[in-house]
RNA sequence: AGAGUUUGAUUCUGGCUCAGGAUGAACGCUGGCGGCGUGCUUAACACAUGCAAGUCGAACGGAAAGGCCCUGCUUGCAGGGUACUCGAGUGGCGAACGGGUGAGUAACACGUGGGUGAUCUGCCCUGUACUUUGGGAUAAGCCUGGGAAACUGGGUCUAAUACCGAAUAUGACCACUUCUUGGAUGGGGUGGUGGAAAGCUUUUGCGGUAUGGGAUGAGCUCGCGGCCUAUCAGCUUGUUGGUGGGGUAACGGCCUACCAAGGCGACGAUCAGUAGCCGGACUGAGAGGUUGGCCGGCCACAUUGGGACUGAGAUACGGCCCAGACUCCUACGGGAGGCAGCAGUGGGGAAUAUUGGGCAAUGGGCGCAAGCCUGACCCAGCAACGCCGCGUGAAGGAAGAAGGCUUUCGGGUUGUAAACUUCUUUUAAGAGGGAAGAGUAGAAGACGGUACCUCUUGAAUAAGCCACGGCUAACUACGUGCCAGCAGCCGCGGUAAUACGUAGGUGGCAAGCGUUGUCCGGAUUUACUGGGUGUAAAGGGCGUGUAGCCGGGUUGACAAGUCAGAUGUGAAAUCCUGCGGCUUAACCGCAGAACUGCAUUUGAAACUGUUGAUCUUGAGUACUGGAGAGGCAGACGGAAUUCCUAGUGUAGCGGUGAAAUGCGUAGAUAUUAGGAGGAACACCAGUGGCGAAGGCGGUCUGCUGGACAGCAACUGACGGUGAGGCGCGAAAGCGUGGGGAGCAAACAGGAUUAGAUACCCUGGUAGUCCACGCUGUAAACGAUGGAUACUAGGUGUGCGGGGACUGACCCCCUGCGUGCCGCAGUUAACACAAUAAGUAUCCCACCUGGGGAGUACGAUCGCAAGGUUGAAACUCAAAGGAAUUGACGGGGGCCCGCACAAGCGGUGGAUUAUGUGGUUUAAUUCGAUGCAACGCGAAGAACCUUACCAGGGCUUGACAUCCUGCUAACGAGGUAGAGAUACGUCAGGUGCCCUUCGGGGAAAGCAGAGACAGGUGGUGCAUGGUUGUCGUCAGCUCGUGUCGUGAGAUGUUGGGUUAAGUCCCGCAACGAGCGCAACCCUUAUUGUUAGUUGCUACGCAAGAGCACUCUAGCGAGACUGCCGUUGACAAAACGGAGGAAGGUGGGGACGACGUCAAAUCAUCAUGCCCCUUAUGUCCUGGGCUACACACGUAAUACAAUGGCGGCCAACAGAGGGAUGCAAAGCUGUGAAGUGGAGCGAACCCCUAAAAGCCGUCCCAGUUCAGAUUGCAGUCUGCAACUCGACUGCAUGAAGUCGGAAUCGCUAGUAAUCGCGGAUCAGCAUGCCGCGGUGAAUACGUUCCCGGGCCUUGUACUCACCGCCCGUCA
Repeated sequence: AGAGUUUGAUUCUGGCUCAGGAUGAACGCUGGCGGCGUGCUUAACACAUGCAAGUCGAACGGAAAGGCCCUGCUUGCAGGGUACUCGAGUGGCGAACGGGUGAGUAACACGUGGGUGAUCUGCCCUGUACUUUGGGAUAAGCCUGGGAAACUGGGUCUAAUACCGAAUAUGACCACUUCUUGGAUGGGGUGGUGGAAAGCUUUUGCGGUAUGGGAUGAGCUCGCGGCCUAUCAGCUUGUUGGUGGGGUAACGGCCUACCAAGGCGACGAUCAGUAGCCGGACUGAGAGGUUGGCCGGCCACAUUGGGACUGAGAUACGGCCCAGACUCCUACGGGAGGCAGCAGUGGGGAAUAUUGGGCAAUGGGCGCAAGCCUGACCCAGCAACGCCGCGUGAAGGAAGAAGGCUUUCGGGUUGUAAACUUCUUUUAAGAGGGAAGAGUAGAAGACGGUACCUCUUGAAUAAGCCACGGCUAACUACGUGCCAGCAGCCGCGGUAAUACGUAGGUGGCAAGCGUUGUCCGGAUUUACUGGGUGUAAAGGGCGUGUAGCCGGGUUGACAAGUCAGAUGUGAAAUCCUGCGGCUUAACCGCAGAACUGCAUUUGAAACUGUUGAUCUUGAGUACUGGAGAGGCAGACGGAAUUCCUAGUGUAGCGGUGAAAUGCGUAGAUAUUAGGAGGAACACCAGUGGCGAAGGCGGUCUGCUGGACAGCAACUGACGGUGAGGCGCGAAAGCGUGGGGAGCAAACAGGAUUAGAUACCCUGGUAGUCCACGCUGUAAACGAUGGAUACUAGGUGUGCGGGGACUGACCCCCUGCGUGCCGCAGUUAACACAAUAAGUAUCCCACCUGGGGAGUACGAUCGCAAGGUUGAAACUCAAAGGAAUUGACGGGGGCCCGCACAAGCGGUGGAUUAUGUGGUUUAAUUCGAUGCAACGCGAAGAACCUUACCAGGGCUUGACAUCCUGCUAACGAGGUAGAGAUACGUCAGGUGCCCUUCGGGGAAAGCAGAGACAGGUGGUGCAUGGUUGUCGUCAGCUCGUGUCGUGAGAUGUUGGGUUAAGUCCCGCAACGAGCGCAACCCUUAUUGUUAGUUGCUACGCAAGAGCACUCUAGCGAGACUGCCGUUGACAAAACGGAGGAAGGUGGGGACGACGUCAAAUCAUCAUGCCCCUUAUGUCCUGGGCUACACACGUAAUACAAUGGCGGCCAACAGAGGGAUGCAAAGCUGUGAAGUGGAGCGAACCCCUAAAAGCCGUCCCAGUUCAGAUUGCAGUCUGCAACUCGACUGCAUGAAGUCGGAAUCGCUAGUAAUCGCGGAUCAGCAUGCCGCGGUGAAUACGUUCCCGGGCCUUGUACUCACCGCCCGUCA
């Protein structure tokens, strides 16, 4: 000293929370010792028992008990004496101290400082004087009664330092007089009145009386100071004062009689609530805040309330009386009691100790003293309740032991820790010695055989608690799986939790450690020090003005504030500093400082104040002048709406997005004329004017307020603000009475809508208007209180004044208002900026997290509606301001895309194929699910595949590595079985390397044991890799610089241009990277080189040749390069030339930063979890091919641009071929069979290209279409039943161009036609390729969809599929 928490991020405001310290504490776990402290905070609840105040025989009469002496006698008792001693009694002193508690008390109770000229004071100190002389009683005792007891009556005797007289006495009181003082109630003098005593002892004596002084203690009184509430605003009748009297130690309404009507209060009276006050204590940098336990001072109280007595002192804790409650005793008549003394008990409570020892010390009472008493006190006991100190060992010790935990299995860690070796003995235990505390002549120690010292024994007797996600030091494993739980705040936990529980490890503190409660701090979060109010909470709606607060220039006085010096006080303890004593410390002692205060006094006179004088600039007055929707009242005016009357006139009018309700043939709307009535005043009109605000708008008149300018005559600080008060105060609303044209809440109807108690339409009442009252609120806003002064400018506008000018213009200066821009400055930013939100001063109002709530209660105002004032419980960790990046908008601007539009052809209807959903099933394995799943994984499920189901088997396993043993391996044929497999003859068969010929080794097989294998089991939300998508969209970023407190911005925006962040220009930016483009492949042209299997001019073949076609290598070619126009002299665009090709020529490959927890654990890899005679593996059969249905994608059609037949020597390209492609020929209607030339292919084969041409059909369910079905076949294959393809004959379904909706395509494209290939034994309407024929249309960017850039709003940021409100559950 700060930190966490609002946001995607930022900044500010603002609350909540944490880290610190403290505690009379309590609770949980744990616990070795000592010292010093502390210990009922609750029930001022009730108390059993014991103790806590007595003492004096040197005041007295005495002798109950004991001692001693004498006598009698029976061990022992009785009598007498003594006064050693002393119960009870008289008397004195004490008991008013000491000890406890904090109920009451908001008060002169306390603190502090004064006063007492208004007082008292026992014992004590000091001074003066005296202590003379008499008297009568009484308790105890004795006698005798009453009563259960407590207690008490009568008779009789007696003493005193008990009581009462007399004498003496300065003094006291009263009257008069005089002196002093700020003030007399003080002092002096004279006279009068009444007033004292006590003895005991024989010792260095103790007392008694009066009086003076002192000391101590007490009473009273005053200034100042310290709680909360105004939702308590008025209180008071002995009340305030006076006079007389009484009372008191003393003043006083303290009491009483009479008189007066006062006294207190916004500077908070009175009422209510709470509370003992202080020195101090805790905290804090301080100022403050909180607190008053222990110790000390004061006060109050003693079961509750009241009362007095005694006394120097009490209205008396352990005295008395009365009343109440409670408890106890009782013979029922009556009595007794008071722990808030020390122990202790019950109760209450989270919670607080022994019915201990001693008067040895300190102190107190009594006493001459010895001494007695003392639960005050000194000690001990209990309690980690606190503070302080010590210990639980020290040194060495790596095989880094074992064990634990963990691991990537190598190790790491616990950890020099342990063991082990050496050493020490604080503590503990035992033994011995043994204090100070005791100041004196001696005696006397509870603590205590304690502290302390010496010796002995032996590491021996002694460590826990909390935490480990961030704040906050300290991390891993397992378990759990939004469960159990944690949590001070934020927040953890939904299968890999450093946050839960446990373990290991680590961190912190340590005989303690955590938790809880409370206080201060942090919190400048009540702000005096030290905050704010435009938008975060917060300026009163506005004025006027009272109290209060603040206030111009000069000068004199005073000295209240202020400053300085001195004095007194501020108790001690505490705190601080220094020194000292306990081994140290805590603790204690001594000294100093401090106690920031109060009072008195002496000075100073600048400032504030008070007072006197004076001034004019603040303020005001007078005069002159102009401006204005300022206010009130009266009168007048025209336009318009509506209504009425009359005329003209005829079928509609009106209204809306479109309509309808409504009005109209009983004549509307329209139009003309006349009339009625109410309300409002077009144009002028203006970020123009006026007003304090609300507000004010036709014209004229009357009355009236304010501001401004000029002038400088007058007053002379008369000023500013303003709590309360008073007044004004839009609209709506209320009351009474008018008025009512238009408009118009409520209401009615018509529409809209899912509904429509709305928006729209047709009507329409209060109201709107006037008069008089009330209400008193608004986003009453500039969301900005008023006043004064100062602080760069620029430019408008309204109303004045002045200068200059020939001038009515223009120009310059100036005052008051009203706007905009802008510097400094301010601000969290936005913004404000001479009309401040700047710099200062003064005054007022208001704020202190969000919600609850401007609600409740109370008070007050109001006729009511309601207004003003204005909480709490409870609840949340935020609520909020400004700005930033995105995203979004049925916001705006610009641009692009087969996005729309313009076209062509489809899908959606039919049948079939195929995929999916659903359903079914033993199983219909699994995955993919908007675009971006659905002819997708699957480039090909009859078995296999295959992961699914049923059944039958195996268990180190179908597969891999390691170990041991055996055997070469291999293996035809046979039997059983669905097969896997099993049985069994063992028929055959005898390999490689080395060899000492015994054997050994390699590989393989079999058997066995265990490590392990295996898993298409789970998690794509644990992952890698791969892929889709936005999107081939033009974007995405960085470095440095600059701007901003910052998030961020700039660059990348702007003007053009492009397919493009493509390029150019401009610019606080300058550069760069990933993307774009280019580089790559292919295609289109050409040159050159090379040519066989290609081609060919040689008549054919062979051969030859390489011009052409073709093949495949290397080149050329295209760059807006050239010309013109436009453009900004740019980039570029347009047109043209040349060219095979022209503006990225066509196509492909190539996919930025990222988004979708997108897809895939079933391609593969992989963490974790799961299965292990099974979720592994083998086999047979079945299934993946099911079928009321729905969807997607295709194929074929519905026909004449066609079908069928014929002609077939019209013309391709790109591929494939050895377990292969297969020709010719022959057979078959055909699928195909047979055959086997040729070819590992520019050679041979697949291979026929098809659309084409000719004929026929004549618009029909057909000579269209071909589904379905029957029969008969072909081929592949171990096997075509479930479940293959193809062929022939026969059969001949739906379908006649397809609803809403929807898809593709911009040129060699769509459409149409055929061909090939992969997979593959066989199976293609799918997929991937190839060529043939070959169109139409694009005006354009308003709209739909998607995207890019700029801008704007936002309470969204999981980002509009957002957020969020109400109701119901």